[in-house]
């Protein structure tokens, strides 16, 4: 230096639930809290999943159907970057 992720230690992130706020919703943010995580760091590029406000269509109406410019990176793949350093 490269590959790999297998020692120890230090540190890191934070599921569910509850509370508050935002949002039409999915969900997000903050606090409490730890189920887990070696990329649970970043990016919605491909697939997947969730929602359907606006829009379009149906309907007398209630309502129903379609649709992502919304959401999930802690669903999978991909791209970028990266701590410790045993072997």
């Nucleotide at each position: 230096u490269u590959u790999u992720c297998u020692a120890a230690a230090g540190g890191g992130c934070a599921a569910a639930a509850c509370u508050a706020c935002u949002g039409a919703a999915a969900a997000g943010u903050a606090g409490u809290g730890a189920c887990g995580c070696a990329a649970a760091g970043u990016c919605a590029c491909a697939g997947a999943u969730c929602u359907a406000a606006a829009g379009c269509g149906a309907g007398u109406a209630a309502u129903c159907g379609c649709u992502a410019g919304g959401a999930u990176g802690g669903c999978u793949g991909g791209a970028c970057c990266g701590c410790c350093g045993u072997a």

c-di-GMP-I riboswitch aptamer from Sporolactobacillus nakayamae, 87 nucleotides, folded computationally.
NCBI's taxonomy places the organism under Bacteria, Bacillati, Bacilli, Sporolactobacillaceae, Sporolactobacillus.
Its mean pLDDT, the model's own confidence on a scale to 100, is 83.
Of the family's consensus pairs, 100% are formed in the model.